[in-house]
């Protein structure tokens, strides 16, 4: 730092996706150790159990157990005495009285429980953050200072007794203490009142003086020597400490107020009655409508409403600016089952306090009670998901205490979880036969791989054994010393020293030793992005996938394996955030065509604003101070072996506030100016607007005249009109609407828009002059006005035109296009509507920036008699272009250039300018304006192609002009279909169909049925055996093949070798599949003229140029021009045949001349035949010549060329052939051969017999023969070329009507053989289903062949079908061609050949021409096509799925208003009742009063209830559209002129 993805390719716009980092994470696979962190994010859901707040006996009264002493009783009993009945009895058991010690536990009282700990429900708020204020406040404990601490009193818990209750608990009576409670005294002070001084912005604050009023307390404990008292315990007294009271100050903490900052929705635009303010009162620690009474009518403005959310330091990300976030840690806030309330207190409206209401849970004796884990553990539930019901108060801290100490789930530790960060290890070195195995392989090898084995080492971690810390020092106690205090050397306090003792973690960290490589590696990926490739399996299946996309038989994309890459005790996946994304653009975007300029103007708020000057100091800039908590980030140093982690210091904290300075710019205030803006004067221009009047042409209608059969309309028609007189024509009249020519990218207007002429009223702009005002300006959210057409309301009007509608056509249909009619409407008046492709698809204003050329208006200059022409200025309106801009197209002083000001608008496509809501409208509808869902694109410009029922140019038997056919018939042949055991397979528009097949009776043959063989019908190799050969013959069985058996049988001395057979193994074999894995070959476009390259140039690029253009050609053939210059493959030529001539050669060819022989004739001539000679001619086959627009004329450009001509056998490529560019059709062929892969292997191989490929309701293609007289039949007669011939061609001759047979001369061929027909001559037939036609059938034969049944050809006799020239349509051919005629030949035993390939004979017609059909070439144009028009694509309907709107309603939830009920509780009132302290009174009891309490009443008041609204969510028969979905239906709207732009 970017990358992938829209296209055939390109550039741009634009979205989607990826690579990065992070996390309180979860899931999958895997898992060695240690350190430091971290861990209920969901149901603020419910909770069993244990613990989480106590402490003080130095505030107080009591005081259990235990122990000691003691009283009494009692069990047992040593022992003693005894009258033997028993008695006493140390001691002992159990209980008990009193006292002491002891101190558990409960109580009164004090302090604490408001901290610590948890959570984030609520809350959009002075809640939080930051900076200020309180002259409007409070403050327990703590510190400092001042003063005091006096004197009395009455109760009450505990306890005892009694009672109620299941319990929780309660009631009554009695006793008692205090640092509990209450009164009196004193008053340093404090408060209030009066006066004075000082200060302040104000309310006021501070200080002082004197007087008056009000106002306080509590004791506990230690020590002590004189004196006094004494109940002999002690007390008074002195003194220390801890308390207590009043006050002043401090520290820390809290309360209140203010500026600024703090999410989304305007489809929430108005909200508010204690509301805003005042006066007075109440209340509070304190200000305040905080509350109340009265008065005034104000107050607020992103208010009010809705949704969401704890806020911050920080954290994550980012280059930053930002964006997201607020877990752990720290600060603040809020909450404690839900709602309400107060009490106590310094502090609470109180997490483990109280009261009430509610829900829930538990106990119950059914009467009534108890409870609150969002403390630590733990449990259930829900969830993808989050730990131990651990240890200790050792440390740190907190509460209480004088202290020891006690308490502390705060805290410190340990445990669990790879949840995160960090560190370490799983070994190191050597080691090549590059081992085995795996995988791949072109079979050679490669790779895994120094990896392993093996050798030598090391010893981290883990294991075992041994040693073994730091965190611990305060405090306490003891001793010593000093200081302070004091009357004191006592006590207490402080300081210093010594001693004593305290560790949960834990025998842990750490250290040492021992043994042994021993216990310790996985996960993901490997098509591109993105590092990393092969094999096998699968076969659009199974599956993958973040995006693009993979998979339909060779998958680097699925699955497995090997290998490789990445990370590593982890690795991947999922989720979320930021980034990339400059894709909300402050930094840092855009709006002509991609999304985006409001339809236009006027104008409010707002924003912005000319020149000079003075002041000020709002913004702005500098300096200083305070603050910006700590932690964190960053830097430095340091501590754990390093690191993570931690410590110390620094920096930073971009902010806020205060003070001070500057004055350029900005703002504000004052003064001045004229360049902006406006006013004035003058003469011109104009379809600017409104109203009134007026004119002619035309259409239609009416009346009248003339006139007669049609008119009208169309592609063609019809509907329609017309003999009741149309159309046409003439005249007159009526009426409405619109204004030809002028007329013009000319004029005017803000836009919409404005067009005959005249008048009236009225708006604006331009030009010239420069007198006046003095910034008066620009833009403009809301707002207001205008606003085409259509439409709406009411009233008129209505000629023409014309939605709807009707009819006629067209059509498969035609609710259209065309035609005939025709109503709203179009017109006018009044009023709505408020939209358009309202477009320059370009907001308004100002300034600046090279030019050229038109045009409209005005002005100036020279000149002129004057008007022009010409030159210049301003304004408007066009075109072309420079720089610049733009993705390109294009824009270009009328900017889309360069800047400024302001407004509007955009942020992927679809859903959708839609739904809902709101506003407007009579309605139609308009304005505003989403979401769910869905896609990976949608789009702009340009490029190359392709295409067009676009254009231009050109060509071709393409059409036309001709000739002959096909399509109808019969037959032949091929194909489809059908049939079949099989009818083998392939070829399928042109470019399959007389094609592969140049020849299926068997064979061929691949198919079917049946019968056989298994190393095989065929090839190579190895091993073993037989040494048998091969061959030949025989027997049985069989349809044959084969099987079974027999006879015969090797070379060599051996070895070895060879041949053959058998067996076994490798292998053979396959016309089995894939032509969409291939080679090769072929077809086709097309013998069409095209297809490209190098360098250069142009373009951001795809690409263009060259190759386009002007001519020309059969041709990209050639010429000219040209940012191109050259080149290649094609074209042409070179090759073959043919046409002319020459030359060479002369047998088997030829025979003119010459000679000879024979025949005929007349022994002639002539003619015929043969031979010799010869090579003249023909011919044969080699070489050469010839034709090149070379020559002439014209034309063209001085070219290429074209037209004509001469000469020539041939003339402009002479004719024909071979030859086929880049490429297209996944065209054809695995069955011709070759070949990858797959498949079969006693069969999908191979052999044999028979059958089939020939099968026949039918359809098509290609042919043959015909339908006849240009013919048929009969007779006679003539003329070819090319080819073939030994298993062959076969003559003469004989036989047969004939096919043919017999026979065999000659010939391996210019020698012999095979050879024409149409034609010509003559005759018959005379237009008929015939003397045409020959199918079909019967009979008889010939030939080939083992064999003609299925299934051959030919011959003869007989038979004699269809057919009388062929519908729509269609094929070939331009000259030796078509047409007609025959001949030859390959294949082949024979033949289905009427086919194929060749050959010659006879031998035409026509082409005006390129409009049309088909195909093609070049240029151009449009395109939404690129699989390229056989393209693309729209809508309805039908089916499936999904989300959503409406809907009678129904069900939740939140909330407003009105009313009812009204708990607890504060406040207020209160008759009767009760009432220790204080007061009055009384001798006393008591009585009265005050205070207080309970009760009652009132206001407020939670929950609840009733009614009525609103918001929001769910659901809902039915219904609306929407989206999506390989092969549905109907139509064909759009893209080309898309066939009606």
């Nucleotide at each position: 730092a970017g990358a992938g993805u829209u296209u055939g390719a390109u550039c741009c716009u634009g979205g989607c996706u990826c690579a990065g980092a992070a996390c309180g994470a979860a899931c999958g696979c895997u898992g060695g150790c240690a350190g430091c962190g971290u861990g209920g994010a969901u149901u603020a859901g419910g909770c069993a159990u244990g613990c989480a707040a106590g402490u003080c006996g130095a505030a107080c009264g009591g005081g259990a157990a235990g122990c000691c002493c003691u009283u009494u009783u009692u069990c047992c009993a040593a022992u003693u005495c005894u009258u033997c009945g028993g008695a006493a009895g140390a001691g002992u058991u159990a209980a008990u009285u009193g006292g002491g010690u002891g101190g558990a536990u409960a109580g009164u009282g004090g302090c604490g429980u408001a901290a610590g700990g948890g959570u984030g429900a609520g809350g959009a708020a002075c809640a939080c953050g930051u900076g200020g204020g309180c002259a409007a406040c409070u403050u327990g404990c703590c510190c400092u200072c001042u003063a005091g601490u006096u004197u009395g009193g009455g109760a009450u818990a505990a306890c005892c007794c009694g009672c109620c209750g299941a319990a929780a608990g309660g009631c009554g009576g009695g006793c008692u203490a205090a640092u509990a409670c209450c009164g009196g005294a004193u008053g340093u002070g404090a408060u209030c009142a009066u006066c004075c001084c000082u200060g302040g912005c104000a309310u006021c604050a501070g200080g002082g003086a004197a007087u008056g009023a009000u106002u306080a307390a509590a004791g506990g404990u230690g020590g002590g020597g004189a004196u006094c008292u004494u109940u002999c315990g002690a007390g008074a007294c002195c003194u220390g400490c801890c308390g207590c009271u009043a006050g002043a100050g401090g520290a820390g903490a809290g309360g209140c107020c203010c500026g600024c900052g703090u999410c989304c929705c305007a489809u929430c635009a108005g909200c508010u009655u204690g509301u805003u303010g005042g006066u007075g009162a109440g209340g509070u620690a304190a200000c305040g409508g905080c509350u109340c009474a009265c008065c005034a009518a104000g107050g607020c403005u992103u208010a009010c409403g809705g949704g969401u959310a704890g806020c911050u330091g920080g954290u994550c990300u980012g280059a930053g600016a930002g964006g997201a976030u607020g877990g752990u840690c720290a600060g603040c806030c809020a909450c404690a089952c839900u709602g309400g309330g107060a009490c106590u207190g310094a502090g609470a409206c109180a997490c483990u306090g109280c009261c009430c209401a509610g829900a829930c849970u538990c106990c119950u004796a059914c009467g009534g009670g108890a409870g609150g884990c969002u403390g630590c553990a733990g449990u259930c539930g829900a969830g993808g998901a989050u730990c131990a019901u651990u240890g200790u108060c050792a440390a740190u801290g907190c509460g209480c205490g004088a202290a020891a100490g006690c308490g502390u789930g705060a805290a410190c530790a340990u445990g669990c979880g790879a949840c995160g960060c960090u560190g370490c290890g799983u070994g190191g070195a050597g080691g090549a036969u590059g081992a085995c195995g795996g995988c791949c392989u072109u079979u050679g090898g490669g790779u895994u791989g120094u990896a392993a084995a093996c050798u030598c080492c090391u010893g981290u971690c883990a294991u075992u054994g041994g040693g073994g810390a730091a965190c611990a020092a305060u405090g306490g106690c003891c001793c010593c010393g000093c200081a302070a205090u004091u009357a004191a050397u006592a006590c207490c306090u402080g300081c210093g020293g010594g001693g004593u003792g305290u560790g949960a973690u834990g025998g842990u960290a750490c250290c040492c030793a021992a043994a042994g490589a021993g216990g310790a590696a996985g996960c993901c990926a490997c098509g591109g992005c993105u590092a990393a490739c092969u094999c096998u399996g699968u076969g659009c299946c199974a599956g993958c996938a973040g995006c693009c996309g993979c998979g339909g038989u060779g998958a680097u994309a699925c699955a497995g394996a090997g290998g490789u890459g990445g990370c590593g005790a982890g690795c991947g996946u999922u989720g979320u955030u930021c980034g990339g994304a400059u894709u909300u653009a402050c930094u840092g975007g855009g709006c002509g065509u991609a999304a985006a300029g409001g339809g236009u103007g006027c104008g409010u708020a707002g924003g912005c604003g000319g020149u000079c000057u003075u002041g000020u100091a709002u913004g702005u800039c500098g300096g200083a101070u305070g603050u910006g908590a700590a932690a964190g980030c960053c830097c430095a140093c340091g501590g754990c072996u390093c690191a993570a982690c931690c410590g110390u210091g620094g920096a930073a904290u971009u902010g806020c506030a205060u003070c001070u300075g500057a004055a350029a710019c900005u703002g504000c205030a004052g003064g001045a100016c004229u360049a902006g803006a406006g006013u004035g004067u003058a003469g011109g221009a104009a379809g600017g607007g409104a109203g009134a009047g007026u004119g002619g042409a035309a259409u239609u209608c009416u009346u009248g005249g003339u006139g007669u059969a049609g008119c009208g309309g169309u592609g063609a028609a019809a509907u329609g009109c017309g003999u009741u007189g149309a159309u046409a024509u003439c005249a007159a009249g009526a009426g409405g609407a619109a204004c030809a020519c002028c007329g013009g990218u000319g004029g005017c207007g803000a836009a919409g828009g404005c067009g005959g002429c005249u008048c009236u009223c009225u708006g604006g702009a331009a030009u010239a002059c420069u007198a006046c005002u003095g910034a008066c300006g620009c833009u403009g959210a809301g707002g207001c006005a205008c606003g085409a057409a259509a439409g709406c309301u009411g009233g008129g009007g209505g000629a023409g035109c014309a939605a709807a509608c009707a009819g006629g056509a067209u059509u498969a249909g035609a609710u259209a296009c065309c035609c005939u009619g025709g109503u709203a409407g179009u017109c006018c008046c009044a009023g709505c509507c408020g939209u358009a492709a309202a477009c320059g698809g370009u907001g308004u204003g100002c300034a600046c920036u090279u030019g050229g050329u038109g045009u409209a208006g005005g002005g100036g200059g020279u000149a002129u008699a004057g008007a022009c022409c010409c030159c210049c200025c301003c304004u408007g309106u066009g075109c072309c272009g420079g720089a610049g801009c733009u993705a390109a197209c294009g824009c270009g002083u009328u900017a889309a250039g360069u800047g400024c000001a302001c407004c509007g608008c955009c942020u992927g496509g679809g859903g959708a300018g839609u739904a809902c809501g709101g506003c407007c409208g009579c309605a139609a509808g308009g304005c505003u304006a989403a979401a769910a869902c869905u896609c990976a694109a949608a789009g702009a410009a340009a490029u190359u192609g392709a295409c067009g029922g676009g254009g231009g140019c050109c060509c071709g038997c393409a059409c036309a002009a001709g000739c002959g056919g096909a399509g109808g018939a019969g037959c032949a042949u091929g194909u489809g279909g059908c049939u079949u055991a099989a009818u083998u397979c392939g070829a399928u528009g042109c470019a399959a169909c007389g094609c592969g097949a140049a020849g299926a009776a068997c064979c061929u043959u691949a198919c079917c049925a049946g019968g056989g063989c298994u190393u095989g019908a065929c090839a190579u190799g190895u091993a073993a055996c037989u040494g048998c050969a091969c061959c030949u013959c025989c027997u049985g069985u069989g349809a044959a093949a084969g099987c079974a058996g027999g006879a015969u049988u090797c070379u060599u001395u051996c070895g070895a070798a060879g041949g053959u057979g058998u067996u076994a193994c490798a292998c053979a074999g396959g016309u089995g599949c894939u032509g969409c894995a291939u080679g090769g070959c072929u077809g086709u476009c097309g013998u069409c003229a095209g297809u490209u390259c190098g360098u250069g140039c142009c373009g951001u690029g795809a690409g263009g140029u060259g190759u386009u253009g002007g001519g020309u050609u059969a041709a990209g053939u050639c010429c000219c021009g040209c940012a191109a210059c050259g080149a290649a493959c094609g074209c042409a030529a070179c090759c073959c045949c043919u046409g002319u001539g020459g030359u060479u050669a002369g047998u088997u060819g030829c025979c003119a001349c010459u000679c000879c022989a024979g025949g005929u004739g007349a022994u002639a001539a002539g003619c015929c035949u043969g031979g010799a000679a010869g090579c003249a001619c023909u011919c044969u086959a080699g070489c050469c010549a010839g034709a090149c627009u070379g020559c002439c004329c014209g034309u063209a450009c001085a070219a290429a060329g074209c037209g004509g001509g001469a000469g020539g056998a041939a003339g402009g490529u002479g004719g024909g052939g071979a030859c086929g560019a880049c490429g297209u059709c996944a065209a054809g062929u695995c069955a011709g051969u070759a070949u990858g892969g797959c498949c079969c292997u006693u069969a999908c191989g191979u052999c044999c017999u028979g059958g089939g490929c020939u099968g026949c309701a039918c359809a098509c293609g290609u042919g043959c023969u015909a339908c006849a007289a240009u013919g048929g039949c009969c007779g006679g007669u003539a003329c070819a070329g090319a080819a073939g011939g030994a298993u062959g061609c076969a003559a003469u001759a004989u036989c047969g009507c004939g096919a043919g047979a017999u026979g065999g001369a000659g010939c391996a061929a210019a020698u012999c053989c095979c050879c024409a027909g149409a034609g010509c001559c003559g005759g018959c037939c005379u237009c008929a289903g015939u003397u045409c036609g020959g199918a079909u059938u019967g009979g008889a034969g010939u030939c080939u062949g083992a064999a003609a049944c299925u299934c051959g050809a030919c011959u003869c006799c007989a038979u004699g079908a269809a057919g009388u020239c062929g519908g729509a349509u269609u094929c070939g051919c331009u000259a030796g061609u078509a047409a007609c005629g025959g001949c030859g030949u390959a294949u082949c035993a024979g033949c289905u050949a009427c086919g194929g390939c060749g050959c010659c004979g006879u031998g035409a017609a026509u082409a005006c021409g390129u409009u049309c059909c088909c195909g093609g070439g070049c240029c151009u144009u449009g395109u939404a096509c690129a699989c390229a028009c056989c393209g693309c694509c729209u809508g309805u309907c039908a089916c499936a799925u999904c989300a959503u709107g409406a809907a009678a309603g129904c069900c939740g939830u939140c909330u407003g208003c009105a009313c009812c009920c009204g708990a607890a509780g504060u406040c207020g009132c209160u008759g009767g009742u009760c009432u220790a302290a204080c007061c009055u009174u009384u001798c006393a009891c008591g009585a009265g009063g005050a205070c207080g309490a309970a009760g009652g009443c009132g206001c407020c008041g939670a929950a609840g209830g009733u009614g009525u609204g609103g918001g929001u969510g769910g659901u809902g028969a039915u219904u609306g559209g929407g989206a999506u979905g390989a092969a549905g239906u109907c139509a064909g709207a759009a893209c080309a002129a898309g066939g009606u732009a």
About this RNA:
A computed fold for a 1541-nucleotide RNA from a metagenome, annotated as small-subunit ribosomal RNA. The sequence is in RNAcentral, with records from SILVA. Rfam family: Bacterial small subunit ribosomal RNA. The coordinates come from a structure-prediction model, not an experiment, and the mean pLDDT is 82.